Annotation
Predicted 3D model of a 105-nucleotide RNA (SAM riboswitch aptamer (S box leader)) from Clostridium ljungdahlii. The RNAcentral record of the sequence draws on Rfam. Lineage of the source: Bacteria > Bacillota > Clostridia > Eubacteriales > Clostridium. Its mean pLDDT, the model's own confidence on a scale to 100, is 83.
């Protein structure tokens, strides 16, 4: 990098350093010197992992943050394609795209 698969409506700072951008892309709409971003610290969270239980051995229940990742504005911020709905604005569903984990090439 590609493929498979699961999840994406919950949760998480009045901290330190830095100093102008950031929210993947496009269009919107937002955040930001009352400090973006990055790093550190703190925190959240059972995907991997570990313990216990059940014996409907499974796509089960439950506990654990020491270890490997991840995350820590807004539903993945909303929409992008297709279908439905509506007079319209809207609204609903499914994809696509993206993100993360695990496995494979």
């Nucleotide at each position: 990098u590609u493929c498979u698969u699961a999840u994406c409506a919950a949760g998480a700072g009045u901290g330190g350093u830095u100093a102008a951008g950031g929210g993947a892309c496009u269009g919107g709409c937002c955040c930001u010197a009352u400090g973006a971003u990055a790093c550190c610290c703190g925190g959240c969270a059972a995907c991997c992992u570990g313990a216990a239980c059940u014996u409907u051995u499974a796509u089960g229940u439950c506990c654990a943050a020491c270890g490997g990742u991840g995350c820590u504005a807004a539903u993945u911020c909303c929409a992008g394609c297709a279908g439905g709905u509506a007079a319209a604005a809207u609204c609903c569903u499914g994809a696509a795209a993206g993100a993360u984990g695990a496995g494979a090439a």